Small-subunit ribosomal RNA, central domain from an uncultured bacterium, 351 nucleotides, folded computationally. It matches the Rfam family "Bacterial small subunit ribosomal RNA". Rfam links the family to the GO terms structural constituent of ribosome and ribosome.
Context: one part of a larger RNA
RNA sequence: UUGGGCGUAAAGGGCUCGUAGGCGGUCUGUCACGUCGGGAGUGAAAACUUGGGGCUUAACCCCAAGCCUGCUUCCGAUACGGGCGGACUAGAGGUAGGCAGGGGAGAACGGAAUUCCUGGUGUAGCGGUGAAAUGCGCAGAUAUCAGGAGGAACACCGGUGGCGAAGGCGGUUCUCUGGGCCUUACCUGACGCUGAGGAGCGAAAGCGUGGGGAGCAAACAGGAUUAGAUACCCUGGUAGUCCACGCCGUAAACGUUGGGCGCUAGGUGUGGGGGGCAUUCCACGUCCUCCGUGCCGCAGCUAACGCAUUAAGCGCCCCGCCUGGGGAGUACGGCCGCAAGGCUAAAACUC
Repeated sequence: UUGGGCGUAAAGGGCUCGUAGGCGGUCUGUCACGUCGGGAGUGAAAACUUGGGGCUUAACCCCAAGCCUGCUUCCGAUACGGGCGGACUAGAGGUAGGCAGGGGAGAACGGAAUUCCUGGUGUAGCGGUGAAAUGCGCAGAUAUCAGGAGGAACACCGGUGGCGAAGGCGGUUCUCUGGGCCUUACCUGACGCUGAGGAGCGAAAGCGUGGGGAGCAAACAGGAUUAGAUACCCUGGUAGUCCACGCCGUAAACGUUGGGCGCUAGGUGUGGGGGGCAUUCCACGUCCUCCGUGCCGCAGCUAACGCAUUAAGCGCCCCGCCUGGGGAGUACGGCCGCAAGGCUAAAACUC
């Protein structure tokens, strides 16, 4: 508690939609609610301030004025805000024509690899490590060839490249479906921005029911290492990882940077679109332009680091949040959850 702040010092809500509310483009008419000017009434006294006066002074007391920032009412003003009406197109949305994309959901298919099974060849080792051992192997392993089963993930392309609000999304094809960008300037005519509550989405792990289980692998067992080794290394290995449905609702959910709009030097990559020049045409080249994504850099900002048209610059609008460290994101209460726990959120005490 006014203020000052929130990239890294405390502080941006994980993200979106949206209710109330706050804020809101250009022109015009009208009202006079806000706003402004003036008048009247009221605003007790005391107190307070200023001036003056009375006790020998002061405190104290008395007088006058101010003050009482307000309310009521009347008259007036109409720029700005607001209400109501009319108009507009630069905001917003739509139509039309194109374009790119791992955006989402479902189904189907493919090849490489690992593992397992069967058979063939073949024989004494394999595996693993710093070195070993546990382990596997003459009941024929490892290696190699052929066939089969099954699950999971999709090498190369692949890129500070693309898409998505965020979480996130990567083999191929099909079906359904969301968003975006560009061009045109045809339509609507401020329909906008934000968003307390609220609702939905939300990695991984975890939970419930049913399936699935190749590889990997908490827990666990064994072998090593070590003074010990409840670890790091090795051999195994169960939940889990996968699928369906339902919960959970967290994160270094990070750009540690809320959203929207406008303004403020440039240079250089890259992704998507449009246009001009050149070219017989195409590809390529070059120039302009819109949208995205990087790097460098001026002014400016910053405690510095750094940021710098993708701002952390200059402004406006709305939301969230911070206010010394520990105690503590804890206790209690409430709400939510099957549970784990989540959300909200102190104090004593202490430095």